[in-house]
RNA sequence: UAAUGUGGCUCAGUGGUAGAGCAAUGCCUUGGUAAGGCAUAGGUCGCGGGUCCGAUUCCCGCCAUUA
Numbered sequence: 001u002a003a004u005g006u007g008g009c010u011c012a013g014u015g016g017u018a019g020a021g022c023a024a025u026g027c028c029u030u031g032g033u034a035a036g037g038c039a040u041a042g043g044u045c046g047c048g049g050g051u052c053c054g055a056u057u058c059c060c061g062c063c064a065u066u067a
Base pairs, nucleotide, nucleotide: 001067002066003065004064005063008022009021010020011019016053024040025039026038027037028036046062047061048060049059050058
């Protein structure tokens, strides 16, 4: 100096109440396990300000990680 920071993990989400896959839990199925199916839970969107009717999103500062 640049990039990145969003459920446990990996990642979407270019201003209007935040989603997916995997993982977890419950149920169905099986003699049992695995696989499969259905459902449920889980997120102060790194922190603090600013702009805006409204910010994960735009702007500023800070912190962390990577180069």